[in-house]
Context: one part of a larger RNA
Molecule: small-subunit ribosomal RNA, 5' domain
Organism: uncultured bacterium
RNA sequence: GAUGAACGCUGGCGGCGUGCCUAAUACAUGCAAGUCGAGCGGUAAGGCUUUCACAGAUUAUUUAACCAGAUGAGUCUACGGAUACUGUCUGCAGCGAUGACCCCCCGGCUAGGGAGUCAAAGUUGAAUAAUGCGUGAAAGUACACGAGCGGCGGACGGCUGAGUAACACGUAGGAACGUACCCCAAACUGAGGGAUAAGCACCAGAAAUGGUGUCUAAUACCGCAUGUGCUCUUCGGAGUAAAGCUACGGCGGUUUGGGAACGGCCUGCGCAAGAUUAGCUUGUUGGUGAGGUAAUGGCUCACCAAGGCGACGAUCUUUAGCUGGUCUGAGAGGAUGACCAGCCAGACUGGGACUGAGAACGGCCCAGACUCCUACGGGAGGCAGCAGUAGGGAAUUUUCCACAAUGGGGGCAACCCUGACGGAGCAACGCCGCGUGCAGGAUGAAGGCUCUCGGGUCGUAAACUGCUUUUAUAUGUGAAGAUUUUGACGGUAGCAUAUGAAUAAGGAUCGGCUAACUCCGUGCCAGCAGCCGCGGUCAUACGGGGGAUCCAAGCGUUAUCC
Numbered sequence: 001g002a003u004g005a006a007c008g009c010u011g012g013c014g015g016c017g018u019g020c021c022u023a024a025u026a027c028a029u030g031c032a033a034g035u036c037g038a039g040c041g042g043u044a045a046g047g048c049u050u051u052c053a054c055a056g057a058u059u060a061u062u063u064a065a066c067c068a069g070a071u072g073a074g075u076c077u078a079c080g081g082a083u084a085c086u087g088u089c090u091g092c093a094g095c096g097a098u099g100a101c102c103c104c105c106c107g108g109c110u111a112g113g114g115a116g117u118c119a120a121a122g123u124u125g126a127a128u129a130a131u132g133c134g135u136g137a138a139a140g141u142a143c144a145c146g147a148g149c150g151g152c153g154g155a156c157g158g159c160u161g162a163g164u165a166a167c168a169c170g171u172a173g174g175a176a177c178g179u180a181c182c183c184c185a186a187a188c189u190g191a192g193g194g195a196u197a198a199g200c201a202c203c204a205g206a207a208a209u210g211g212u213g214u215c216u217a218a219u220a221c222c223g224c225a226u227g228u229g230c231u232c233u234u235c236g237g238a239g240u241a242a243a244g245c246u247a248c249g250g251c252g253g254u255u256u257g258g259g260a261a262c263g264g265c266c267u268g269c270g271c272a273a274g275a276u277u278a279g280c281u282u283g284u285u286g287g288u289g290a291g292g293u294a295a296u297g298g299c300u301c302a303c304c305a306a307g308g309c310g311a312c313g314a315u316c317u318u319u320a321g322c323u324g325g326u327c328u329g330a331g332a333g334g335a336u337g338a339c340c341a342g343c344c345a346g347a348c349u350g351g352g353a354c355u356g357a358g359a360a361c362g363g364c365c366c367a368g369a370c371u372c373c374u375a376c377g378g379g380a381g382g383c384a385g386c387a388g389u390a391g392g393g394a395a396u397u398u399u400c401c402a403c404a405a406u407g408g409g410g411g412c413a414a415c416c417c418u419g420a421c422g423g424a425g426c427a428a429c430g431c432c433g434c435g436u437g438c439a440g441g442a443u444g445a446a447g448g449c450u451c452u453c454g455g456g457u458c459g460u461a462a463a464c465u466g467c468u469u470u471u472a473u474a475u476g477u478g479a480a481g482a483u484u485u486u487g488a489c490g491g492u493a494g495c496a497u498a499u500g501a502a503u504a505a506g507g508a509u510c511g512g513c514u515a516a517c518u519c520c521g522u523g524c525c526a527g528c529a530g531c532c533g534c535g536g537u538c539a540u541a542c543g544g545g546g547g548a549u550c551c552a553a554g555c556g557u558u559a560u561c562c
Stems, first nucleotide, its partner, number of pairs: 001561003005558005012434006018427002020392001025390003029387003034152003039149002042145002046143001047141008057131010067091006075082002098119004103114003159346003169270006177263003182259008190224001192222002199214006229240004244251002272318003279309003284306008321343004325336004348368005370381004398424001400423002406420001407418004437467004447458004472499006481489001506551005511532003517546005527534002
């Protein structure tokens, strides 16, 4: 000087970064990879439309009743009677808005006035029709979509550093290879077939899940045709493809060649420590042939030969991911490999294959350890993703917001998904910046400390006077980031106004190295200490006070590297 730091004391703000270095220990919970209905059969849920049923509401029309009395039957009875309901008969009051008809008066006619008759008007019940709300059922639609078949993506992105001393990495080359999506060019896209999931019915099981029968579709699967081409070839020939959907704009499919970019393989050189590791090796080293692979090759196998490596350090052991870089240093070097970027390796441990252009963190199978469920027969799981928990430890954060931006996957698109990413939160963990006032002010106040008692010092420091408002607080306003729609951050940053020195200083040291000195206490005690060393009665070295010095929102200590 430096740090992914920790500890002690202290702590005002902002910006930008960083944050399990230990147990690759075990993990509760939630999320982290889906998407496409413009591939398909479909319709579990929701939306919309239609129909039906029910309940209730409103309006219209039709019909019946209403008020009083008598009476029959029923009912109750205390046998005097009573009358909610029901049947029959008779009668009355009020209103006259409105409509129709008719009459009278005035008058040439009209307008106008008066009288009569009928209907009607209110309430309740029933029926019918219409309207819209609610509940339920059915159908349709495809706005949409659970589950399923199918396609693409889950091989990227994210995490970790256990293993690995190796063509793992770095660098420079090489030849015998592959590549989905993307771009360019050429050609083609004809005609058919049989299934199966979902569904339906039934069965087994506690569950996970499975079975049987039957039905159906496709850009799922399989023949046939064609062959620009491509592959093989004994040069005669043989083999070999496709898929449709559509909103009619388009999106796709097949074959071949090329490109871009990515990947596999091989090689020279470089890249730890130990000789208290000196010999190692049998598919071992090479050849021939075969198999295998996208491809070379003992990669594998048969046969043949006996080779191959090694003091220029083989083999063995220990340690370790490598690099760009980072720290230090004038450099040469030394140390290191957190964050960021490239490569490699791993995904509970070990092994294996499947699918696929490509292989497996959140795929499969087997074995093991561990955890959980169980009806004891059997099942489920894998945070070295983001948060979070326990444990370990000197020690390392929120079970946050949002897909607005950038990027990724799917989709024609709308859009969906995205703990990548963008942000916010916590932590002085680091770097950088700002502040905790400024100017004046000597009776050098009081007080502390000290003193040779005169004084000295804290000290222009304070008080006091004037000023300012970074910051703070309050109010108002308010972005860029987004091209046009869309802003999580965020009413954030910024800006304006107001208030008021108002909200804000500590830590270590003072014997020499090393800047900074005295008093008291203690008395080889208590203690200090990086080294030298200090302390045994006048200690500038221990403890306290005053003073001083150095740094400063930090200061010291410890650890590690140069």